Small-subunit ribosomal RNA, central domain from an uncultured Campylobacterota bacterium, 349 nucleotides, folded computationally. It matches the Rfam family "Bacterial small subunit ribosomal RNA". Gene Ontology terms of the family: ribosome and structural constituent of ribosome.

Context: one part of a larger RNA
């Protein structure tokens, strides 16, 4: 390179939105660029190959002939691919209509807890643990009672539930705002899918600057614990956790499963819409469209997957090619740094 693979053995890019390639729905006509047929020229020779002959054979060598798959030109065909012109509504999109949602961003508000302050009550302990001390306390603690202050998180409701492209997202309430789902079919009329680069979002946690700081809490002191304990266990505590604008871009970023399209048995639930039905119950049932279990046929090395595929095709793209050096080293690009990204090789085995 032909291949074979990518749920767990090496392997789906953390995720979307796209230029640009790649591929794309029905019908009708046109073309004739791909594409098939045929004709003609040309494809030097020598060289393979088939046949015959020549050196005693053979190598070797002669003669014929096929062949050279390629390229030009013309003639035809028109199925499929491409073009072009017309048209179509099943794919995609707008539109109308009444729900669903912890989807985003902003601001306002509230309860409950914790801690700290202040003042009543009231005395001697608290607080820790396996058991203790370190630690708070007669300068009144600890308990209770009231009232101040500030920050962070939002108990039940809660669920195999619900939204989101992922990350994520949970107290009310209000203003802006983004997306899916049903219904109805009124519009446009292939407007599509995919996506190398590029662009954007991206949990912690760490970084610049300003701010806040209540609980927790790396670092770090101090007490047990031990042979020792730079740990687990206690008593303190700063960064950080918050915010607010800027950076960093990385997770076992997982469903370890790229997207999209279509096809192939049920059965039980829940979630949102819509439609039928009655013996009007806040029931049956039907169907779209998420999200769950179990289960044929298929599939798998086996677990297992099974209309929400791991099953049956098809377009695209990302990725793999023993272990180990090593996701390093060099070098680019990116970052303020931390570092992140592209990435190898000598040796080994």
């Nucleotide at each position: 390179c032909u291949g074979g693979g990518c749920g767990u053995a090496a392997a789906g890019c953390g995720c979307g939105c796209g230029c640009a390639g790649g591929c794309g729905g029905g019908c009708u006509g046109a073309u004739a660029a791909g594409u098939u047929g045929g004709a003609u020229g040309u494809g030097a020779a020598a060289g393979c190959c088939u046949a015959c002959g020549g050196c005693u054979c053979a190598a070797c060598c002669g003669u014929a002939g096929a062949a050279c798959u390629g390229c030009a030109u013309c003639c035809a065909a028109a199925a499929c691919u491409g073009u072009c012109a017309g048209u179509c509504u099943a794919g995609a999109g707008u539109c109308u209509g009444g729900g669903a949602g912890g989807g985003g961003a902003a601001g306002a508000u509230g309860g409950a807890a914790u801690u700290a302050g202040u003042u009543g009550u009231g005395u001697a302990g608290g607080g820790g643990u396996a058991a203790a001390a370190u630690c708070c306390g007669u300068a009144g603690a600890g308990a209770u009672a009231a009232c101040u202050a500030g920050g962070a998180a939002u108990a039940c409701c809660a669920a195999a539930a619900g939204c989101g492209a992922a990350g994520g997202c949970g107290a009310u309430c209000u203003u802006c705002u983004g997306g899916a789902a049903c219904a109805g079919u009124a519009c446009u009329g292939a407007c599509g899918c995919u996506g190398a680069g590029g662009c954007g979002c991206g949990a912690a946690a760490g970084c610049g600057u300003g701010g806040g700081g209540a609980g927790c809490a790396a670092a770090c002191a101090g007490g047990a614990u031990u042979a020792g304990a730079u740990a687990c266990c206690c008593u303190g505590g700063u960064a950080g956790u918050c915010c607010a604008c800027g950076c960093c871009c990385u997770a076992a970023a997982c469903g370890a499963u790229g997207a999209a399209u279509g096809u192939u048995a049920g059965u039980c639930g829940u979630u949102g819409g819509a439609g039928a039905g009655c013996u009007c119950g806040u029931c049956u049932c039907u169907u779209c469209a998420g999200u769950g279990a179990u289960g044929c046929a298929g599939c798998u090395a086996a677990c297992g997957c099974a209309u929400u595929a791991a099953a049956c095709a098809u377009u695209c793209c990302g990725c793999c090619u023993g272990g180990g050096g090593a996701g390093u080293a060099c070098g680019g690009u990116c970052g303020c740094a931390a570092g992140a990204u592209u990435a190898a090789a000598a040796c080994u085995c």